[in-house]
Context: one part of a larger RNA
Molecule: small-subunit ribosomal RNA, central domain
Organism: metagenome
RNA sequence: UUUGGCCUAAAGCGUCCGUAGCCGGCCGGGUAAGUUUCCCGUUAAAUCCAACGUCUCAAGCGUUGGACUGCGGGAAAUACUGCCUGGCUAGAGAGUGGGAGAGGUCAGCGGUAUUCUGGGGGUAGGGGCGAAAUCCUUUGAUCCCCGGAGGACCACAGUGGCGAAGGCUGCUGACUAGAACACGUCUGACGGUCAGGGACGAAAGCUGGGGUAGCGAACCGGAUUAGAUACCCGGGUAGUCCCAGCCGUAAACGAUGCAUGCUAGGUGUUGGGUUGGCCACGAGCCACCCCAGUGCCGCAGGGAAGCCGUUAAGCAUGCCGCCUGGGAAGUACGAUCGCAAGAUUGAAACUU
Numbered sequence: 001u002u003u004g005g006c007c008u009a010a011a012g013c014g015u016c017c018g019u020a021g022c023c024g025g026c027c028g029g030g031u032a033a034g035u036u037u038c039c040c041g042u043u044a045a046a047u048c049c050a051a052c053g054u055c056u057c058a059a060g061c062g063u064u065g066g067a068c069u070g071c072g073g074g075a076a077a078u079a080c081u082g083c084c085u086g087g088c089u090a091g092a093g094a095g096u097g098g099g100a101g102a103g104g105u106c107a108g109c110g111g112u113a114u115u116c117u118g119g120g121g122g123u124a125g126g127g128g129c130g131a132a133a134u135c136c137u138u139u140g141a142u143c144c145c146c147g148g149a150g151g152a153c154c155a156c157a158g159u160g161g162c163g164a165a166g167g168c169u170g171c172u173g174a175c176u177a178g179a180a181c182a183c184g185u186c187u188g189a190c191g192g193u194c195a196g197g198g199a200c201g202a203a204a205g206c207u208g209g210g211g212u213a214g215c216g217a218a219c220c221g222g223a224u225u226a227g228a229u230a231c232c233c234g235g236g237u238a239g240u241c242c243c244a245g246c247c248g249u250a251a252a253c254g255a256u257g258c259a260u261g262c263u264a265g266g267u268g269u270u271g272g273g274u275u276g277g278c279c280a281c282g283a284g285c286c287a288c289c290c291c292a293g294u295g296c297c298g299c300a301g302g303g304a305a306g307c308c309g310u311u312a313a314g315c316a317u318g319c320c321g322c323c324u325g326g327g328a329a330g331u332a333c334g335a336u337c338g339c340a341a342g343a344u345u346g347a348a349a350c351u352u
Stems, first nucleotide, its partner, number of pairs: 004323003007306002012320001014200004021193003025088007033081002035077008048066007091190001092187003095183003103176007110154002115149007125136002161168002205246006214240002219235004257319006265297009275287004301308002325352003334345004
């Protein structure tokens, strides 16, 4: 290895790019390394197996024959794999075309509301709760009207869209990336996966600088309570926001790695397209069908079940990652990274 698993029991790296490696479409020709057959040599003796003999028998011993397996040499075969060579277009890529989209970066402009503030009106309360109080208010609050400042946010919003994931939503512009569809013009297997490696990576946190309206860890009050280091209420610093740089983790979840092929359907919805119909000729409306995405239901099948079910957890192939009772423990030690917080790698004794 023959022979297990990874949605929820232990187990899919947060995501992508990609090196080595492993794997690789269709049709010819060559070669004969892998592969297969035959022959020769070798594979000491003992051991092992078979037959016969022998010690009265047995174990034992003897004789003869055989074998496993490996290696070397030679002859042949050529389906598959490899290598060399020629070709193909169904994979992959390029091109062209008209569309879709919160994909990204930067700049400019806007809107409602909260808060503060200037002016006017106006008078005794306002606020808050289960009920209250702290709190604000005759130095005129709350409330109404007009003006100003500033920061943050973006109703319409959709099991809608886009993105590798994290994530992305006011409007306009500039720059920029990707995907789908259609055509079938070009290249001609250029592909798949990917140990190491690299890039990106919510929130919180950290460093330096700015900003601070609202919210708000910590903190201070008021309540509640036996207490109340809470839940509720009034305040409120860091933070939340911006620029530059770190951090590198999340229930980073579809708790489901990526790629390819195959295996009933039904019904929504988004983008593109063919055909047909309608037409107020508008990127307009309707219907069938095709491709790509995104939901729900469901046959076969699968599953311990929940459920999954052409977006598989079905049937298969390739490649990677990971798991092996619970605790000790994602700890200790060491190493690498980090300003730190800590991150990554990652045990054992002992216990059960």